A computed fold for an 89-nucleotide RNA from Thiobacillus sp., annotated as Glycine riboswitch aptamer. It matches the Rfam family "Glycine riboswitch aptamer". Gene Ontology term of the family: glycine biosynthetic process. Rfam's curators write: This family represents the bacterial glycine riboswitch. RNAcentral holds the sequence, with entries from Ribocentre. Its mean pLDDT, the model's own confidence on a scale to 100, is 77.
[in-house]
């Protein structure tokens, strides 16, 4: 110098569910009950199988605490771009 991976950032893409009913406030909203969903923030659980054994170990699987269910924001995960850090050549 450069490339891959990892992270920060900014730019696109992005699914699912009642604009559910009361009450109540400072009333395009927002607390609070209550019923009924949905999984792709988070959290939490789990298999061959590894492991001499014990322990422990995945996810877009499961579970719905969280958190959402008109738009808006969010939003795993793609992609592109820059920034930075490792590590081999």
């Nucleotide at each position: 110098g450069u490339u891959c991976c990892c992270g920060u950032u900014g730019c696109g893409g992005g699914a699912g569910a009642g604009c559910g009913c009361g009450u109540g406030c400072g009333c395009c909203g927002c607390a609070c009950g209550c019923c009924g969903c949905c999984g792709a923030a988070g959290g939490c659980g789990c298999a061959a199988u590894u492991c001499a054994c014990c322990c422990g170990g995945a996810a877009u699987c499961g579970c719905u605490c969280a958190g959402g269910c008109a738009a808006a924001a969010g939003g795993a995960c793609c992609g592109c771009a820059a920034c930075a850090g490792c590590c081999a050549g």